[in-house]
RNA sequence: UCAAUCAAAGGGCAAACCUGUUUAAAAGUGGGGACGGAAAACUACGGGCCUAAAGUAUUACGCUAUGGCAGCCGGGUUGCAUAA
Numbered sequence: 001u002c003a004a005u006c007a008a009a010g011g012g013c014a015a016a017c018c019u020g021u022u023u024a025a026a027a028g029u030g031g032g033g034a035c036g037g038a039a040a041a042c043u044a045c046g047g048g049c050c051u052a053a054a055g056u057a058u059u060a061c062g063c064u065a066u067g068g069c070a071g072c073c074g075g076g077u078u079g080c081a082u083a084a
Base pairs, nucleotide, nucleotide: 004082005081013036017032018031019030020029021028022027035071041077042076043075045074046073047072048069049068050067055063056062
């Protein structure tokens, strides 16, 4: 240095839920709050999942991403500590 991840230290993030707010919704975001994670840091490239305003179809049920999810999986980029 690279890989790997036992223990420890310094740290850090923040699920559900409550609340303000944006929004058609999913979801995002501020505050509270901690379920948990060694990348729970970033990234929408691949798969998967969520929503359906507009559009479209039907007697009715629906279909669909241009909208989202990185704490769903994989990929890419970056990073702290340090045994075997």

This is a predicted structure of an 84-nucleotide RNA (c-di-GMP-I riboswitch aptamer) from Syntrophomonas sp. It matches the Rfam family "c-di-GMP-I riboswitch aptamer". Gene Ontology term of the family: cyclic-di-GMP binding. NCBI's taxonomy places the organism under Bacteria, Bacillati, Bacillota, Eubacteriales, Syntrophomonas.